[in-house]
Molecule: Glycine riboswitch aptamer
Organism: Sphingomonas lacunae
RNA sequence: CUGACAGCGCGGGAGAGGGCAGGGGAUUCGCAAGCAUCCCACGCCGCCGAAGGAGCAACCGCCCCGGAAUCUCUCAGGCAAAAGGACCGCGUCCUGUCA
Numbered sequence: 001c002u003g004a005c006a007g008c009g010c011g012g013g014a015g016a017g018g019g020c021a022g023g024g025g026a027u028u029c030g031c032a033a034g035c036a037u038c039c040c041a042c043g044c045c046g047c048c049g050a051a052g053g054a055g056c057a058a059c060c061g062c063c064c065c066g067g068a069a070u071c072u073c074u075c076a077g078g079c080a081a082a083a084g085g086a087c088c089g090c091g092u093c094c095u096g097u098c099a
Base pairs, nucleotide, nucleotide: 002099003098004097005096006095007094008091009090010089011088012087017045019044020043023040024039025038026037027036029034046079047078048077052075053073054072055071059067060066061065
């Protein structure tokens, strides 16, 4: 210097109830009871798959055995926004490893 891989940064990034009952807190009105809205955790039912995890397997290999998905499961996670997000692109006078 070049290339590959990994990380990091930036951008893009789907699906599915912002459901129901009770409880607690906050705010407005009210003498009070209470009404409305929002938030929180819990319970119940329904649902999604693209963090992670697990299973089978096409396939691959150095073929004993091992590596294996966007498939399947839904433990976890998620079902308004936010956050997250497989994967894709860009970055190297951002970083590391290998050749």